[in-house]
Context: one part of a larger RNA
RNA sequence: CCACCGACCCCCGUCGGGGCGAGAAGACCCUGUGGAGCUUUACUGCAGCCUGUCGCUGCGGUGCGGGCGCGGGUACAGAGCGUAGCUGGGAGCCAGUGAAGCCUUCUCUCCGGGGAAGGUGGAGGCGCCAAUGUAACACCAGCUACCCGCGCUUGCGCCGCUAACCGCGGGGGCAACCCGCGGGACAACGGCAGGUGGGCAGUUUGGCUGGGGCGGCACCCCCUCGAAAAGGUAUCGAGGGGGCCCAAAGGUCGGCUCAGGCGGGUCAGAAACCCGCCGGAGAGGGCAAGGCCAAAAGCCGGCCUGACUGCUCCCUCAACAGUAAGGGGAGCAGGGGCGAAAGCCGGGCCUAGCGAACCUCCGUGUCCCCCUUAGUGGGGGCCGGAGAUGACAGAAAAGUUACCCCAGGGAUAACAGGCUCGUCGCGGGCGAGAGUCCCCAUCGACCCCGCGGCUUGGUACUCCGUCGUCGGCUCUUCCCAUCCUGGCCCUGCAGCAGGGGCCAAGGGUGGGGCUGCCCGCCCAUUAAAGGGGAACGUGAGCUGGGUUUAGACCGUCGUGAGACAGGUCGGACUCUACCUGACGGGGG
Numbered sequence: 001c002c003a004c005c006g007a008c009c010c011c012c013g014u015c016g017g018g019g020c021g022a023g024a025a026g027a028c029c030c031u032g033u034g035g036a037g038c039u040u041u042a043c044u045g046c047a048g049c050c051u052g053u054c055g056c057u058g059c060g061g062u063g064c065g066g067g068c069g070c071g072g073g074u075a076c077a078g079a080g081c082g083u084a085g086c087u088g089g090g091a092g093c094c095a096g097u098g099a100a101g102c103c104u105u106c107u108c109u110c111c112g113g114g115g116a117a118g119g120u121g122g123a124g125g126c127g128c129c130a131a132u133g134u135a136a137c138a139c140c141a142g143c144u145a146c147c148c149g150c151g152c153u154u155g156c157g158c159c160g161c162u163a164a165c166c167g168c169g170g171g172g173g174c175a176a177c178c179c180g181c182g183g184g185a186c187a188a189c190g191g192c193a194g195g196u197g198g199g200c201a202g203u204u205u206g207g208c209u210g211g212g213g214c215g216g217c218a219c220c221c222c223c224u225c226g227a228a229a230a231g232g233u234a235u236c237g238a239g240g241g242g243g244c245c246c247a248a249a250g251g252u253c254g255g256c257u258c259a260g261g262c263g264g265g266u267c268a269g270a271a272a273c274c275c276g277c278c279g280g281a282g283a284g285g286g287c288a289a290g291g292c293c294a295a296a297a298g299c300c301g302g303c304c305u306g307a308c309u310g311c312u313c314c315c316u317c318a319a320c321a322g323u324a325a326g327g328g329g330a331g332c333a334g335g336g337g338c339g340a341a342a343g344c345c346g347g348g349c350c351u352a353g354c355g356a357a358c359c360u361c362c363g364u365g366u367c368c369c370c371c372u373u374a375g376u377g378g379g380g381g382c383c384g385g386a387g388a389u390g391a392c393a394g395a396a397a398a399g400u401u402a403c404c405c406c407a408g409g410g411a412u413a414a415c416a417g418g419c420u421c422g423u424c425g426c427g428g429g430c431g432a433g434a435g436u437c438c439c440c441a442u443c444g445a446c447c448c449c450g451c452g453g454c455u456u457g458g459u460a461c462u463c464c465g466u467c468g469u470c471g472g473c474u475c476u477u478c479c480c481a482u483c484c485u486g487g488c489c490c491u492g493c494a495g496c497a498g499g500g501g502c503c504a505a506g507g508g509u510g511g512g513g514c515u516g517c518c519c520g521c522c523c524a525u526u527a528a529a530g531g532g533g534a535a536c537g538u539g540a541g542c543u544g545g546g547u548u549u550a551g552a553c554c555g556u557c558g559u560g561a562g563a564c565a566g567g568u569c570g571g572a573c574u575c576u577a578c579c580u581g582a583c584g585g586g587g588g
Base pairs, nucleotide, nucleotide: 008588009587010586011585012584013583014582015581017580018579019578021575022574029409030408031407032406034405035404036401037400038399039398042203043202044201045200046199048196049195050194051193052192053191054190055189058161059160060159061158062157063156064155065154066153067152068151069150070149071148072147073146074145075144082137085143086142087141088140089139092126093125094124101120102119103118104117105116106115107114108113165183166182167181168180169179170178171177206219207217208216215236220242221241222240223239224238225237243392244286245348246347250304251303252302253301254300255299256298258282260278261277262276263275264274265273284293285292287353289351290350291349308334309333310332311331312330313329314328315327316326336345337344338343359387360386361385362384363383365382367381368380369379370378371377416462417461418459419458420457422456424452425451426450427449428448429447433443434442470545471543472542473541475537476534477533478532479531480530483508484507485506486503487502488501489500490499491498511523512522513521514520551569552568553567554566555564556563557562
């Protein structure tokens, strides 16, 4: 100096592992006192519809009913001449304005009779008195019940009418009016009321929560433990209770003493009742637990109602600031209960047994306000009480969404990762036992100790302004707990073939049937057809069968809208490579 190789710098082509690549404030999930679509026996309404009633809306008839008035009739236990409604008055009343009697018709009837009308008749009939009886009759007045007639008023049913009103047609000087036909006080329309009413509308459809849902209530209270010896203290921590009860189970005064054991006593027994002794609380105290209680807070009896009214204060609820309802305690006053008195008593041995505003109702007062100028009326207020909100400091409230939307969250689930490793896989210690004998050729119970991080869980640490999810295809690399091939040891290894073990990851580990499959089963081969990791390797490499949008069917569930790790058919897979990395090529 030349050639080549490698490094370095630059360029071209190619690939698509990474840049939690780009794209789109995740569509799944949860959260929001966010929204919308849909449903219904959610809540509250509205239209519509049905019915009633009033208005528009009148006339006549008929039947039935209510109210009032007038006239008339009827009213019978038995006794009594007899058909006595009740009360009062009453000694008279009716009759030529036609009495008794008789005839006909109608009506009522308790079948005895009563009443009315007409005719006949031609002068008496009835009451008082007496008798009977609860009551005494004629006549007059009032009343009750029922019936008949008339009138007024009102209602219902039916029938008829026409003029409101409605429909159709016609006439013209056509906006107003008229005529004809049909309907007709109905219908239509309007007011009011009751019902019906997802047809429509507005809304609601709680919270806690080892994601949410399902379940549960740890959503209001009480007791014990947790609780770490003051107080206080969390979890869907452990164990249990309350949402009452009692007119005595309250107040007071007096008296009494339990459970249990031992001994004794007719029926009588382990256990009934009686006696004696021991017995400090183990009994009992309405109910949970704890504390507390013996001349009592337990058991029995007497008298009572303080299970009071008003006012003030303290404590608790609510550690340490503040807070409602509720709860506990002390004092003063009034008027009481018990006790000889001291005293005690404002419920219950104590700690659970509870509830705001609005509204409704009840009570109370010489009270206050309004209607009001007046009240014995009405309404309201003040004070006390009752009715409930248990999601318990208290909205009036059902679902569904795969047709969905928005705001957010890795405060919170599904994939992957991390941690953990019960589960899973692999190994070890011990050696009961099996192996004829013999623990260890081989197998190995109970118990104990590990390793792995391929299963399934737990967790909620990363990611919800996005880390694409099963399987297949493709392609590369790694691990060894080795399936084959290599070396070696033991054998309950004669050999062939097996069984167990040690070393070893260089290479190999294939084809097909079924299923979306992974897995698995099967077929024929093979030396063998090993197990795993790499975001269950690999979708800016492919696929898209499965799963997991919108359509649709079935079964099941649901009244329904819809729903279903149930089935079924169908169903858009974007990206031109900047950096890095890799491969091939070129230049310096």